[in-house]
RNA sequence: UGAGUGGACCAGGCAAUCGCCCCCGUCAAAUCGGGGGAGGAAAGUCCGGGCUCCACGGGCCAGAGUGCCAGGUAACGCCUGGGAGACGUGAGUCUACGGAAAGUGCCACAGAAAACAAACCGCCUUCAUCUGCAGGAACUCAGGUUUCUCCGGGUGAAGGUAAGGGUGAAAAGGUGCGGUAAGAGCGCACCGCGCGGCUGGUAACAGUCGUGGCAGGGCAAACCCCACUCGGAGCAAGACCAAAUAGGGGGGCAGGCUGCUUUGAUCAGCCACAUGCGGCCCGCAUGGCUCCCGGGUAGGUCGCUGGAGCGGCGCGGUGACGCGUUGCCAAGAGGCAUGAUUGUCCACGACAGAACCCGGCUUAUCGGUCCACUCGGUGC
Numbered sequence: 001u002g003a004g005u006g007g008a009c010c011a012g013g014c015a016a017u018c019g020c021c022c023c024c025g026u027c028a029a030a031u032c033g034g035g036g037g038a039g040g041a042a043a044g045u046c047c048g049g050g051c052u053c054c055a056c057g058g059g060c061c062a063g064a065g066u067g068c069c070a071g072g073u074a075a076c077g078c079c080u081g082g083g084a085g086a087c088g089u090g091a092g093u094c095u096a097c098g099g100a101a102a103g104u105g106c107c108a109c110a111g112a113a114a115a116c117a118a119a120c121c122g123c124c125u126u127c128a129u130c131u132g133c134a135g136g137a138a139c140u141c142a143g144g145u146u147u148c149u150c151c152g153g154g155u156g157a158a159g160g161u162a163a164g165g166g167u168g169a170a171a172a173g174g175u176g177c178g179g180u181a182a183g184a185g186c187g188c189a190c191c192g193c194g195c196g197g198c199u200g201g202u203a204a205c206a207g208u209c210g211u212g213g214c215a216g217g218g219c220a221a222a223c224c225c226c227a228c229u230c231g232g233a234g235c236a237a238g239a240c241c242a243a244a245u246a247g248g249g250g251g252g253c254a255g256g257c258u259g260c261u262u263u264g265a266u267c268a269g270c271c272a273c274a275u276g277c278g279g280c281c282c283g284c285a286u287g288g289c290u291c292c293c294g295g296g297u298a299g300g301u302c303g304c305u306g307g308a309g310c311g312g313c314g315c316g317g318u319g320a321c322g323c324g325u326u327g328c329c330a331a332g333a334g335g336c337a338u339g340a341u342u343g344u345c346c347a348c349g350a351c352a353g354a355a356c357c358c359g360g361c362u363u364a365u366c367g368g369u370c371c372a373c374u375c376g377g378u379g380c
Base pairs, nucleotide, nucleotide: 001376002375003374004373005372006371007370008369009368010367012345013344014343015342016341017340018339020037021036022035023034024033025032039351043362044361046360047359048358049357050356051234052233053232054231063230064229065228066227067226068082069081070080071079072078083097084095085094086093087092098225099224103223104222105219106218107217120165121164122161123160124159125158126157127156128155129154130153131152132151134149135148136147137146138145139144173191174190175189176188177187178186192214193212194211195210196209197208198207199206200205238302239301240300241299248293249292250291251290252289253288255271256270257269258268259267273287274286275285276284277283309328310327311326312325313324314323315322316321346349
């Protein structure tokens, strides 16, 4: 200096004016003054937990989820470290990464065959038949004919083979040597695979030794099997205070007569009584009185933001993280605040906005800063 890899961080600044929500001064209201007021994702609501209510003796089944090993954590499907596999020259990145020698199912097209393996072309052997070259023998005056052998070729039949070709995403271990009629783990060496031992490692696993010629395609984000985890609903959870009106339960008190059906304020009627209209009577209208309890509605309060909190330092750990110490408080509404205008500067400003809280994942995102590392070029 070029190209890259991994990680951390910022998210227009300043000023003025007018507004909105909350807190304090201030017990209440108004005013005034002071203070605070979105994010790295507040998002998707995909996982996990706190909290709340309901349910709950234990277990099994069903259902859902997770799936290499170890650790971290309140917990997780998250994170850290490690193993294996794949990709990259490398820094690094990615992986639902248990089981297909339990069972069932599926594997388009192409291809002979997609799984109890099979045989289209090819290769090899035998037989039959036709035929070419060469040689020998017999016959013939000659031309030539017949037959045998060697080396081939064509066609057909029977058998062997799985090396080679071809199809496919995938075809019954790979390479080489030997071997064979041709071939083949048929035999051998190395690699791969299965099983067993030993060594290292907490483990996943790795290395090594022995052994078996080799089990027998792929798919389990197909059913399934194995192991482990999981009670349900969610802040409109839920808790408290509690009006008017109507209605529910209980107690006490208050006259008479008649009827229904003996009792009985259970009901009905009449009289009496009370209240209202009215100066009074008559009349008319209305009517048991009182106390206590509890449920619920409107409304209000809480839940509500001090918490698995954030920052600094120290210690332990490879790390995620933990422990100790010190400092700080940083939105909390309830029709829903966090905005608008102006000036100015610059590198001209993205994605987007809380609604119980927290830990993650995923997705969106203008531009920029820093740290560590890799590969290449150049100079000293």